[in-house]
The prediction has a mean pLDDT of 78. A computed fold for a 163-nucleotide RNA from a Clostridia bacterium, annotated as glmS glucosamine-6-phosphate activated ribozyme aptamer. Of the family's consensus pairs, 83% are formed in the model. Taxonomically the source falls in Clostridia (Bacteria, Bacillati, Bacillota). Its Rfam family is "glmS glucosamine-6-phosphate activated ribozyme aptamer". By type it is a riboswitch.
RNA sequence: GACGAGUAACGAGCGCCCGGACCCGGGCCAGGCAACGCCCCGGGUUGACGAGGAAGGGGUUAAUCGAAGCAUUCGGCGGAUGCCCCUCGGCCGCUCACGGCCGUAAACGGCGCGGACAAAGCCCCCGAGCAAUCGGGGAGACAAAAGGCGCCAGGUGAGGCCG
Numbered sequence: 001g002a003c004g005a006g007u008a009a010c011g012a013g014c015g016c017c018c019g020g021a022c023c024c025g026g027g028c029c030a031g032g033c034a035a036c037g038c039c040c041c042g043g044g045u046u047g048a049c050g051a052g053g054a055a056g057g058g059g060u061u062a063a064u065c066g067a068a069g070c071a072u073u074c075g076g077c078g079g080a081u082g083c084c085c086c087u088c089g090g091c092c093g094c095u096c097a098c099g100g101c102c103g104u105a106a107a108c109g110g111c112g113c114g115g116a117c118a119a120a121g122c123c124c125c126c127g128a129g130c131a132a133u134c135g136g137g138g139a140g141a142c143a144a145a146a147g148g149c150g151c152c153a154g155g156u157g158a159g160g161c162c163g
């Protein structure tokens, strides 16, 4: 001297269920007495709606974005393309080192353009189930972020090259 830092609701991407919630059947043995069930026993259902996301290895765990809702999309366990470190690779005019930022569309950032659009939900219908609920079809909607383009901005030292 370059360079470098931080904060404010919802831990859900996929799978599972010993809790909870809900449904069905049975029971009055226990808790506390009669009926009953907010109790007991057994069985079952539910447990996140899509969009985008992967150089290799190791580590780690509340791993991006919005939609619906605010009555469980509760709670828990595992996994995971996130993050950190190392290696490799790219960019910061050329080479090397270091530093920073990234991951092959290989800079984060600022502004603008654009990406642009989704599924669930809502409404209608069909099927399965005693039910909770599950599966499917139809109609009509509604996102954000990342990637992309343009402009701005965007190293230090040594060496080399050009003038």
Stems, first nucleotide, its partner, number of pairs: 010069001014078004019074001020046008049066003055087006088103005094159005109152005123138006